[in-house]
RNA sequence: CAGAAACUUGCGGGAGAGCUGCAUCAUGUAGCGCCGAAGGAGCAACCGCCCCGGAAACUCUCAGGCAUCAGGACCGCACCGUAAAAU
Numbered sequence: 001c002a003g004a005a006a007c008u009u010g011c012g013g014g015a016g017a018g019c020u021g022c023a024u025c026a027u028g029u030a031g032c033g034c035c036g037a038a039g040g041a042g043c044a045a046c047c048g049c050c051c052c053g054g055a056a057a058c059u060c061u062c063a064g065g066c067a068u069c070a071g072g073a074c075c076g077c078a079c080c081g082u083a084a085a086a087u
Base pairs, nucleotide, nucleotide: 002087006082007081009078010077011076012075013074018032019031020030021029022028023027033066034065035064039062040060041059042058046054047053048052
């Protein structure tokens, strides 16, 4: 002198999947069916500092979801802090 990524917070975008019955102001509930992009689990492509470790948007559907709302992996932007720290 330079100084990334990541995490928290905020904003924007953000998919999929139902029908019937009963009660009912909304909504709730029962049966069967369905969805995957919260989370969780499994295999393991892949990656690494390769002893070992990290591991998916794949698979399962425990959980969650199937008008709206809410939630929502992931992407983009911004600020504060970790921190002018690691290097």
Record summary
Predicted 3D model of an 87-nucleotide RNA (Glycine riboswitch aptamer) from an uncultured Rhodobacteraceae bacterium. The coordinates come from a structure-prediction model, not an experiment, and the mean pLDDT is 75.